[in-house]
RNA sequence: GGAGAGGACUCUGGAGAAUCCCAUUCAAUUGGGUGCCGAAGGUGCAAGGCGCAAACCGCCGAAUCUCUCAGGCAAAAGGAUAGAGUUUCAUAA
Numbered sequence: 001g002g003a004g005a006g007g008a009c010u011c012u013g014g015a016g017a018a019u020c021c022c023a024u025u026c027a028a029u030u031g032g033g034u035g036c037c038g039a040a041g042g043u044g045c046a047a048g049g050c051g052c053a054a055a056c057c058g059c060c061g062a063a064u065c066u067c068u069c070a071g072g073c074a075a076a077a078g079g080a081u082a083g084a085g086u087u088u089c090a091u092a093a
Stems, first nucleotide, its partner, number of pairs: 006088008018034001020033004035073003041069001042067001044065001048060004
């Protein structure tokens, strides 16, 4: 000197599945039951890497895949993620 990438914040877009049943309450709610959804978070692992004399063994190991623990199934809220902006941090050439 200074990117790409990363962090924080703001704006915009953003799917799926029950306004189910029973009890309770004036109501909000609370408890239970059945059926579903995957895109907060979390679980599992392929290639590959490492260990081992070696391995089908052990460890590491991604996702919108997988499980459905958590969460969710009118609206609102939340929401992976995408685009834009501001800012911050460390480097490469």